[in-house]
RNA sequence: CCCUUAGAGUUUGAUCCUGGCUCAGGAUGAACGCUGGCGGCGUGCUUAACACAUGCAAGUCGAACGGAGCUUAGACGGAAGCUUGCUUCUAUUUAAGCUUAGUGGCGGACGGGUGAGUAACGCGUGAGCAACCUGCCCUCGAGUGGGGAAUAACAUCGAGAAAUCGGUGCUAAUACCGCAUAAAAUGGAGAGACCGCAUGGUCAUUCCAUCAAAGGAUUUAUUCGCUUGAGGAUGGGCUCGCGUCCGAUUAGCUAGAUGGUGAGGUAACGGCUCACCAUGGCGACGAUCGGUAGCCGGACUGAGAGGUUGAACGGCCACAUUGGGACUGAGACACGGCCCAGACUCCUACGGGAGGCAGCAGUGGGGAAUAUUGCACAAUGGGGGAAACCCUGAUGCAGCAACGCCGCGUGAAGGAAGACGGUCUUCGGAUUGUAAACUUCUGUUCUUAGUGAAGAUAAUGACGGUAGCUAAGGAGCAAGCCACGGCUAACUACGUGCCAGCAGCCGCGGUAAUACGUAGGGGGCAAGCGUUAUCCGGAUUUACUGGGUGUAAAGGGAGCGUAGACGGCGCUGCAAGUCAGAUGUGAAAGGCUGGGGCUUAACCCCGGGACUGCAUUUGAAACUGUAGUGCUUGAGUGCCGGAGAGGUAAGCGGAAUUCCUAGUGUAGCGGUGAAAUGCGUAGAUAUUAGGAGGAACACCAGUGGCGAAGGCGGCUUACUGGACGGUAACUGACGUUGAGGCUCGAAAGCGUGGGGAGCAAACAGGAUUAGAUACCCUGGUAGUCCACGCGGUAAACGAUGAAUAAUAGGUGUUGGCAGCCCCAGGCUGUCGGUGCCGCCGCAAACGCAUUAAGUAUCCACCUGGGGGAGAACGUUCGCAAGAAUGAAACUCAAAGGGAUUGGACGGGGCCCCGCCACAAGCAGCGGACCAUGUGGUUUAAUUCGAAGCAAACGCGAAGAACCUUAAUCAGGAAUUGACAUCCUCUAGAAAGCUUGGUUAAAAACCGAGCCCUCUUAGGACAAGAGAGACAGGUGGUGCAUGGUUGUCGUCAGCUCGUGUCGUGAGAUGUUGGGUUAAGUCCCGCAACGAGCGCAACCCUUGUCUUUAGUUGCCAUCAGGUUAAGCUGGGCACUCUAGAGAGACUGCCGGGGACAACUCGGAGGAAGGUGGGGAUGACGUCAAAUCAUCAUGCCCCUUAUGUUCUGGGCUACACACGUGCUACAAUGGCCGGUACAGAGAGAUGCAAAACCGUGAGGUGGAGCCAAACUCUAAAGCCGGUCCCAGUUCGGAUUGUAGGCUGCAACUCGCCUACAUGAAGUCGGAGUUGCUAGUAAUCGCGGAUCAGCACGCCGCGGUGAAUGAAAGCCCGGGUCUUGCACUCACCGCCCGUCA
Repeated sequence: CCCUUAGAGUUUGAUCCUGGCUCAGGAUGAACGCUGGCGGCGUGCUUAACACAUGCAAGUCGAACGGAGCUUAGACGGAAGCUUGCUUCUAUUUAAGCUUAGUGGCGGACGGGUGAGUAACGCGUGAGCAACCUGCCCUCGAGUGGGGAAUAACAUCGAGAAAUCGGUGCUAAUACCGCAUAAAAUGGAGAGACCGCAUGGUCAUUCCAUCAAAGGAUUUAUUCGCUUGAGGAUGGGCUCGCGUCCGAUUAGCUAGAUGGUGAGGUAACGGCUCACCAUGGCGACGAUCGGUAGCCGGACUGAGAGGUUGAACGGCCACAUUGGGACUGAGACACGGCCCAGACUCCUACGGGAGGCAGCAGUGGGGAAUAUUGCACAAUGGGGGAAACCCUGAUGCAGCAACGCCGCGUGAAGGAAGACGGUCUUCGGAUUGUAAACUUCUGUUCUUAGUGAAGAUAAUGACGGUAGCUAAGGAGCAAGCCACGGCUAACUACGUGCCAGCAGCCGCGGUAAUACGUAGGGGGCAAGCGUUAUCCGGAUUUACUGGGUGUAAAGGGAGCGUAGACGGCGCUGCAAGUCAGAUGUGAAAGGCUGGGGCUUAACCCCGGGACUGCAUUUGAAACUGUAGUGCUUGAGUGCCGGAGAGGUAAGCGGAAUUCCUAGUGUAGCGGUGAAAUGCGUAGAUAUUAGGAGGAACACCAGUGGCGAAGGCGGCUUACUGGACGGUAACUGACGUUGAGGCUCGAAAGCGUGGGGAGCAAACAGGAUUAGAUACCCUGGUAGUCCACGCGGUAAACGAUGAAUAAUAGGUGUUGGCAGCCCCAGGCUGUCGGUGCCGCCGCAAACGCAUUAAGUAUCCACCUGGGGGAGAACGUUCGCAAGAAUGAAACUCAAAGGGAUUGGACGGGGCCCCGCCACAAGCAGCGGACCAUGUGGUUUAAUUCGAAGCAAACGCGAAGAACCUUAAUCAGGAAUUGACAUCCUCUAGAAAGCUUGGUUAAAAACCGAGCCCUCUUAGGACAAGAGAGACAGGUGGUGCAUGGUUGUCGUCAGCUCGUGUCGUGAGAUGUUGGGUUAAGUCCCGCAACGAGCGCAACCCUUGUCUUUAGUUGCCAUCAGGUUAAGCUGGGCACUCUAGAGAGACUGCCGGGGACAACUCGGAGGAAGGUGGGGAUGACGUCAAAUCAUCAUGCCCCUUAUGUUCUGGGCUACACACGUGCUACAAUGGCCGGUACAGAGAGAUGCAAAACCGUGAGGUGGAGCCAAACUCUAAAGCCGGUCCCAGUUCGGAUUGUAGGCUGCAACUCGCCUACAUGAAGUCGGAGUUGCUAGUAAUCGCGGAUCAGCACGCCGCGGUGAAUGAAAGCCCGGGUCUUGCACUCACCGCCCGUCA
């Protein structure tokens, strides 16, 4: 200089933080599931170092030796045959060649396998050996003379089943043994030079002693050997520094142990071994013990630092059935050698023998799991040999396996009627999709045929007729797997219905599942794709790089102090750390980089650099270290001074409680929310006097003082510790912290002995309570107190380790000192302590802030998700209680900290409202009868809905005898249907009315009679028959919905834009001071504005004016009646219904901030929104309704649809809600008499008159309505009743009637007469109402044939009380706490199942 560093999901209503869990990446000697075309290069028992059948894996040399055998040639002897000179056989011998059992030599210590053991000088790295060895190989010297004695083979005899062994006899050598020769070898003695690293080493030299040898071949040239010595090379042996896993719930280990002297032994040092002597050695820098493990180069991962790993390839080590031992040899304590012992297997004649696949193949077994009993020595290498050559499961190749990496292919171009089919659909279409078909090509691969390498340098090729090349053929033979809710690329339909299932985490599935299963589609990778397992990463989640400890896990209870760690100001030296240069090493392979070779790549080859390390050496001297020397500021000492509940011991004091004695005195005391237990007539409590005893020290007293912490409080004395201020005489860094260790350490507790007034665990009794082993009360024992011991813990807290330095201030308080002044005092400064507020900075925030939680430095300690658990086991301590130390299995996806919300909630707080929440009142309900609704029960059915709340229950229903209402039950009937659209055919009454049959009855059906559509003549209309599409459903889901509605609540609230503040959720605005019915208004304010709500605008009512004057009205004028706006007339008044006026805190006074507003007053019909209504913010309750209606999905289709008759919805032991009528004298009854409003009326309201006791009937004037009709009661006047179950009350029942209607039995209303029940004012509790209101009185209307005590309206008469905020209920604002947020009907703990 360049390159390199990624996050996400999940705790919450939301937020920030802490913190765990999980995912995305890469990797593997892998395995499993589905699938599978080719080639290249690699890799392939991770488990049983379990057991092994069979074959092979180490031999070679005849040029070391004697034999034996075979072949050839020759010589000689014998025998046989005859073809008489040949053939055959045989003995001996010569020569040549071949084979090789044995002796002998070299090699079997290499190569190949495995990782059991090993925590070790085993391995790695770097040194050392002056303490060593080294066959074969290389270099340089010297030598190789002359003898001897055996032995295998062999022969023979013998033993044994075998393996094998023994006796006797013969023989050779490069086998074995003496002798000679010999120094530069070895040993001894002497003396010299040089050197070093302590013992010492090297070189030269003198003398003495000792030790060698083997021959073979030959072309006689040589050559291969042999002996001895020196050197080299290679390979080994030993020693040392450093590094090398976990456990302290392993803390002490050690007797050849540590050292010395001497000896032995070894190639060599050494307790390696032995004798003697000494008593050492190792260990908190972790000995010993236990567990685990071959180590490394490297490999995987990672930005790196690291973490994990040690298959394949390479280096080292260890092992070869288990354990032990040595022999031979240069080398072994020896994988395919020996001996012994053990286990196992095999053979056996039972006496005895044989064996060792962790070599290559292969077998069984184990296991999720890992290959052929292949070919060749052609290449590379190894052993032997002079060589030819032999041997070589080393090696080279092939076979099997997608086990991995790399490469290639499964076709290419054109092709829209956008085909068929599939899927989805809003039914129009969209998509699959140029995809296919079809046309034209190509030939990687494939098949067939031909040719045919390199690897070999002369010969020799397992691979192999392989690679490659050429030709021909033909798209033919070649695509799957996973996933599609978020993380995470990719969406729809159907099925299923908390089932079946999915799931890495969060989680999905309970009838509309993008999450299960299937299909279509799209996504990812691809001869593979997923899953599982393991490792690293992400994880800064062990933090060296790079974390923390007030509240999230985490500071030891405190001090003293050991080891250790760190350490003031100067000067000088050294150079351990540190920095720089050089040298050696850091094997190869691998990785990086530049090239090269296989068509490319993987793979292979060459070069470079790197390997951050270790060692040696040369320098530097700032810092650390070390040595020396000095200093005074850190620290300590001395002197002077004052403050203090600092400690220990002794003594003294007064108040109070209790007890005892005596006096006075009498009935209670005591205690509580209220009581009771308890004490008291045997005299308590109270009070007076005296006495006893123990414990604690009021006031002073204070975020005041002292102490290390725990802690310390009457006064005096004695002893004693520390801090502070002043001074500057002394020492001269003596300091800080502090693992272990030691000491102190509240309360409770334990031991021994005292003491014991009060208090008081346990315990007893009384209360409370559902219970009350508690809270409250009466008692009361340990204990509390003292002395001496033990114990060693606390929310031992500032939840904050100690020390030092510097870093804005302000204000109290405490102890000292100094200065100044106008001096009972004040001001200023300074040192030490103790509080509060507050910048910078820090912090997740809260907060901390010179007394730090900031800055800087040092030390010690602690933590790694929650639970299990501070529990188990072990150990230590303790008299015990217990303390200290302190896991795991299993389980969850969180646990947690801070802050947020005008959240919700509180038997938290402040303030306010209520147009009835309470209070003050009036009238009720709850008791009775009846009506009505609901529950329950019953039933064939008693259809369904509504369910706390002026939020179901006189509600849907403004009216169930049939109908309504198949909506429920019983029974019957038809099936394109009662209703809608479409098609074909028939045919103009089949419909309708009357009637008969059938039937339990009706509908329907069959029959009879009456009746016989319109027309422009095409048809229309209605009907019938038929076929299907379809109709139909008060069937389900109000938790799939629309619409509508209730409720909080006519409560005053609910929000937004911009700005500002906060990391953020959020806050501000909207809070505050006033005020209002009101987020109404005013003022203030980091807010400024705005929207939906409030208010106003609308209707009605109260006053007046004006317009109009019939069907309304009648003051004046006239007429007129028994009477009457009856008539003329009029519109003044009332009234009607249009338009206006009026009220706005406008005026005055007080209060208030001069505001908003409020209190009072004037005027006014009305006064502070005049009264009433309509009007209902954002939202809450998955509130109500699928049965008003509409509607998605599901369900029924000769029925869950349609239709008919009858029944039921009206039942009745009972419970509840809402009402009516009453219980009477403010009344009942009788008689007389007066006054409304708002409505309704043609299938209607109905007058007069008449009949009936009455309901009602007859009747029909009038009225489509300011015209006629329905149409008042309480009241008032008079009489009667006299407090009774009554002249109250009217239920129930009987009889007789009336009305409506096809029809009043189940099941209507009304009338008359008779009957005359309960009930004498209603328990706990509870409802409504604040003025024309409550209460009371009647009237009307809707529904409706009839049916009203209900509902909705209307007017008549017409009160009482309050004007307050203590309580109950509900609501609103602010604030506070919270572990709630499904929001207290919450959350949550224990026990049991």

Small-subunit ribosomal RNA from an uncultured bacterium, 1393 nucleotides, folded computationally. The sequence is in RNAcentral, with records from Greengenes.